[in-house]
Large-subunit ribosomal RNA, domain I from a Planctomycetota bacterium, 607 nucleotides, folded computationally.
Context: one part of a larger RNA
RNA sequence: GGUUCAUGGUGGAUGCUUUGGCGUUGGGAGCCGAUGAAAGGCGUGGCAUAGCUGCGAUAUGCUUCGGUUAGCCGCUUAGCAGGCAUUGACCCGAAGAUUCCUUAGAUCCGGAAACGGGCCAGGGGUAAAUGCCCUGGCACUCUGACGUGAAGCCCCGGAAGGGGAAGCUAGCGUCAGAGGGGGAACGAGGGGAACUGAAACAUCUAAGUACCCUCAGGAACAGAAAGAAACCUCGACUCCCUCAGUAGCGGCGAGCGAACGGGGACCAGCCCAAACCGUAAACGUGUAAGCUUGCGGGCGUUGCGUUUACGGGGUCGCGGGAGCACCAGAUCGGCCCGCAAACCGAUCAUGGAGUUACAAAGGAUGCAUCUAGGUGAAGAGGCCUGGAAAGGCCCGCCGUAGAAGGUGAUAGCCCUGUAACCGAAAGGUACAUCCCUCCAGGUGAUUUCCCAAGUAGCGCCAGUCACGUGGAACCUGGCGUGAAUUCGGGGGGCCCACCCCCCAAGGCUAAGUACUACCCAACGACCGAUAGCGUAAUAGUAGCGCGAGCGAAAAGUGAAAAGAACCCCUGUUAGGGGAGUGAAAUAGAAUCUGAAACCAUGAACUU
Numbered sequence: 001g002g003u004u005c006a007u008g009g010u011g012g013a014u015g016c017u018u019u020g021g022c023g024u025u026g027g028g029a030g031c032c033g034a035u036g037a038a039a040g041g042c043g044u045g046g047c048a049u050a051g052c053u054g055c056g057a058u059a060u061g062c063u064u065c066g067g068u069u070a071g072c073c074g075c076u077u078a079g080c081a082g083g084c085a086u087u088g089a090c091c092c093g094a095a096g097a098u099u100c101c102u103u104a105g106a107u108c109c110g111g112a113a114a115c116g117g118g119c120c121a122g123g124g125g126u127a128a129a130u131g132c133c134c135u136g137g138c139a140c141u142c143u144g145a146c147g148u149g150a151a152g153c154c155c156c157g158g159a160a161g162g163g164g165a166a167g168c169u170a171g172c173g174u175c176a177g178a179g180g181g182g183g184a185a186c187g188a189g190g191g192g193a194a195c196u197g198a199a200a201c202a203u204c205u206a207a208g209u210a211c212c213c214u215c216a217g218g219a220a221c222a223g224a225a226a227g228a229a230a231c232c233u234c235g236a237c238u239c240c241c242u243c244a245g246u247a248g249c250g251g252c253g254a255g256c257g258a259a260c261g262g263g264g265a266c267c268a269g270c271c272c273a274a275a276c277c278g279u280a281a282a283c284g285u286g287u288a289a290g291c292u293u294g295c296g297g298g299c300g301u302u303g304c305g306u307u308u309a310c311g312g313g314g315u316c317g318c319g320g321g322a323g324c325a326c327c328a329g330a331u332c333g334g335c336c337c338g339c340a341a342a343c344c345g346a347u348c349a350u351g352g353a354g355u356u357a358c359a360a361a362g363g364a365u366g367c368a369u370c371u372a373g374g375u376g377a378a379g380a381g382g383c384c385u386g387g388a389a390a391g392g393c394c395c396g397c398c399g400u401a402g403a404a405g406g407u408g409a410u411a412g413c414c415c416u417g418u419a420a421c422c423g424a425a426a427g428g429u430a431c432a433u434c435c436c437u438c439c440a441g442g443u444g445a446u447u448u449c450c451c452a453a454g455u456a457g458c459g460c461c462a463g464u465c466a467c468g469u470g471g472a473a474c475c476u477g478g479c480g481u482g483a484a485u486u487c488g489g490g491g492g493g494c495c496c497a498c499c500c501c502c503c504a505a506g507g508c509u510a511a512g513u514a515c516u517a518c519c520c521a522a523c524g525a526c527c528g529a530u531a532g533c534g535u536a537a538u539a540g541u542a543g544c545g546c547g548a549g550c551g552a553a554a555a556g557u558g559a560a561a562a563g564a565a566c567c568c569c570u571g572u573u574a575g576g577g578g579a580g581u582g583a584a585a586u587a588g589a590a591u592c593u594g595a596a597a598c599c600a601u602g603a604a605c606u607u
Base pairs, nucleotide, nucleotide: 001606002605003604004603005602006601007600008599009598015592016556017555020527021526022524023523024522025521026520027519028518029516030515031182032181039102040101041100042056043055044054046080047079050076051075052074062096063095064094065093066092067091071084072083073082108117109116110115118138119137120136121135122134123133124132140179141178142177143176144175145174146173147172148171153164154163155162156161186217187215188214189213190212191211197204201251227234228233238265239264240263241262242261248256249255269508270507271506276312277311278310279309280308281307282306283305284304285303290299291298292341293340294339295338296337297336317486319451320450321449322448324444325443326442327441329348330347331346332345333344334343350440351439352438353437354436362435363434364433365432366431368429369428370427371426373422374421375420379395381394382393383392384391396413397412398402404416405415406414457481458480459479460478461477462476463475467493488503489502490501491500492499543550544549563591566578567577568576569575
């Protein structure tokens, strides 16, 4: 020096554990915001106050109503001091109050966010004022109502000036309402790649994907046939299974890829425009027409036309409606007057419907459920081991409860619970009933009128359709051109005929469907601290970066702190030795277990 063994040190692997994660299922809930959100800044505690949590100058909280209960003044976090509480504190739930400053180009103005500076009205303060303090208001855009209301321009005129249309205009003022921003994914729309694949690459693919923007909702979109079929028929939309990797498309390459039909989920249908009638206004025309009809009387800026606004009417494809003709409950009123008829309106009766569309606002009651809670069986059994019994042996009991967790080791009967059952002053949700609210004739004939126009169609160019220009329809857009009104129009994959289906150019519409930031419950051949979320902890923290942004490490004494009084060594608040606690201190806080590398001491062997 080496090898081996032993004992230690160092180190933090391994094992065990779990406060945290991951995933899934079911249910709930699904928007928040100028009544100032989301997110922040700064404050706020009796003492010291750094972080977290809570709260907002009423500041770890205030009020009311419920629940529960004997303790309480949140956590790291103990102490001192002082309080609160059976006249019910603390805690839990519901509803309120307060809610500084920044933040929506935060909104009076400015600004380098959390700051600076104003104006108006009212109040406080003062003998009275200013300064000062408090409360409220003062942004922009759009829409609506009301008010006010031009110039340029044209006409006349020499000029001064006057008149007129645009024009109940623009603008301005006042009042009212709305908007603005945020949100995990889901949705609709406007834009829109490339890598890649084609074994290269250009059409093509990837893909209308990623990404950007706009907008919306609890869902969104779509939606009540100018549909689909095939000579039979179906009957809004959405979603799922199938049809089917079929028919097709395709440098007919790579690839892309339906529909009809069938089976399910869920079901719901409606409103306008127009014709026609009425009312009002404006303009035009304009005097014997008109005022429902018959008879008699009477009225008189009324009639007619156009435009606009509002109300009634009306909404369809066995075409529908208007208008026309005929028939049809009660009462009252109106239509110039009286009588009669007709018409219109109101009320009643009858029938129907309703708060998500089809009109719209609520109230009451009941029931269910959610947001606090409550009751809840059976061994403080004996002996043994042990620090400790829930373990072993013996003897009992409950069970609509032998899920689970905790308790000094493994507990149905110790605790919390579990099965089962019960419970709400207040608020939410759903349903039902009532109040309430709304609506309502039929038949016939087919001469008259209406049935959504720069639209359909056509040409050119594109897009989208599974469909790449193809024989390329259908749908959508740009440019150009440009119809018809039911004896009409569109479609049935070029086109034509026959036949069949359907009514475009206005609008609304629940459910079934998608998603999960959030809440509840449950589960896992999911992880167990280099794993599982980046975060089991003051974690999007510390730290890094000019910035966009990047982004950690870090769990475990013990059943219980019983956390080592006292003594000793020492420069020592380091470290250690005694003593004591404890079952254990080689469980001593650098604390469970404590591997290896590495270091040391001792012994044996070897060179």
RNAcentral holds the full RNA, with entries from ENA.
The coordinates come from a structure-prediction model, not an experiment, and the mean pLDDT is 82.